[in-house]
Source information: The RNA shown here (Bacterial RNase P class A) has 372 nucleotides and comes from a Gammaproteobacteria bacterium. The sequence was found by an Rfam model in a public genome assembly. Its mean pLDDT, the model's own confidence on a scale to 100, is 76. Rfam family: Bacterial RNase P class A. Its family is annotated with ribonuclease P activity, tRNA processing and dimeric ribonuclease P complex in the Gene Ontology.
RNA sequence: AGAGUCGACCAGACAAUCGCUAUCCUUGUCUAUUCCGAAAGGACUGGCAUGGCUAGAGGAAAGUCCGGGCUCCACAGGACGAGGUGCCAGGUAACACCUGGGGGGCGUGAGCCUACGGAAAGUGCAGCAGAAAAUAUACCGCCUAAUACUGGCUUAUCCCGUAUAGGUAAGGGUGAAAUGGUGUGGUAAGAGCACACCGCGCGUAUGGUAACAUUCGUGGCAGUGCAAACCCCACCUGGAGCAAGACCAAAUAGGAAUCCAUUAUGUGGUCCGCAUCGAGGAUUCGGGUAGGUCGCAUGAGGUGUAUGGUGACGUACAUCCCAGAUGAAUGAUUGUCCACGACAGAACCCGGCUUAUCGGUCGGCUCUCAGU
Numbered sequence: 001a002g003a004g005u006c007g008a009c010c011a012g013a014c015a016a017u018c019g020c021u022a023u024c025c026u027u028g029u030c031u032a033u034u035c036c037g038a039a040a041g042g043a044c045u046g047g048c049a050u051g052g053c054u055a056g057a058g059g060a061a062a063g064u065c066c067g068g069g070c071u072c073c074a075c076a077g078g079a080c081g082a083g084g085u086g087c088c089a090g091g092u093a094a095c096a097c098c099u100g101g102g103g104g105g106c107g108u109g110a111g112c113c114u115a116c117g118g119a120a121a122g123u124g125c126a127g128c129a130g131a132a133a134a135u136a137u138a139c140c141g142c143c144u145a146a147u148a149c150u151g152g153c154u155u156a157u158c159c160c161g162u163a164u165a166g167g168u169a170a171g172g173g174u175g176a177a178a179u180g181g182u183g184u185g186g187u188a189a190g191a192g193c194a195c196a197c198c199g200c201g202c203g204u205a206u207g208g209u210a211a212c213a214u215u216c217g218u219g220g221c222a223g224u225g226c227a228a229a230c231c232c233c234a235c236c237u238g239g240a241g242c243a244a245g246a247c248c249a250a251a252u253a254g255g256a257a258u259c260c261a262u263u264a265u266g267u268g269g270u271c272c273g274c275a276u277c278g279a280g281g282a283u284u285c286g287g288g289u290a291g292g293u294c295g296c297a298u299g300a301g302g303u304g305u306a307u308g309g310u311g312a313c314g315u316a317c318a319u320c321c322c323a324g325a326u327g328a329a330u331g332a333u334u335g336u337c338c339a340c341g342a343c344a345g346a347a348c349c350c351g352g353c354u355u356a357u358c359g360g361u362c363g364g365c366u367c368u369c370a371g372u
Stems, first nucleotide, its partner, number of pairs: 001368010012337007020056003024052002027049004034043003058343001062354002065352005070241004077272004082237005087101005102116001103114004117232002122230002124226003139172002141168004146164004151159002180198006199221001200219004205214003245294004255285006264276003301320008338341001
């Protein structure tokens, strides 16, 4: 100097003018119900208006993919079934998330990816090609210790060739994959046929919480792959959802019909249990309302310091309040600056994951080149 890799932060800035929404405060006005008062009136509550301080969309607010908090069924149990997760140990309210390890793969490396329990419980799949893909096999080949025939010759149980018969899977071909691999010996030619090493199965010892790693021994050895195929094993799981739910006001039709008393209903399915009702329950038809308030933001909260831990994170102290709209609030204009602004707007809340994305700043580490 270049290339790469991992992590953190920002997300146009500043000023002026006008405008929008919310909490709180001040002033004025109206006010259903309730309370005090003999009454007038006052209090509480709520609406509207004037004025003021303060605050006002994200790193993903997106997807609705996971996990919960919260609300209701509801006092809410068990079994089956269904669904989810899948190396080990920790973190967390919890998780399919995060952290640290292990195995496997990629990369020169820093690093990155991982759907990572079991194929000796069973079933299933592997097209085409190929002889053959499981009840395994012989296309091209190799061999003749066996028989017959032709030819040649140095007249020999020699040599070449052919046929029958037999042996074989080492070599070649096909394929993603051919029945463990490499080497040596052995054989008529071959083969774990034998041996060495590797692989695979089983077991011991050591280290580690464990997943596993290393070492040693043993067995010629179940053909290979797929469980992101069914399945087996281990662990986990009520349901519905803020359009949940609660309250106030108003209106209508306190409506009609059918079925059920061994009935029926009870928030995914079946069974058992339990509870409620028993003139209740279910179904169908018909009618009324669609207004307002709460839920609604103080939280598994943010920030700082110290401390424990490899780390995720925990503990202690201090400090801060950081949007609550409801047809849906933060916009417009002017001026200056430069990084010339992408993806993109809260609607009950939080912890994650995934996807989209213009640019800028800072730091750690790896590799290459040149110079000292």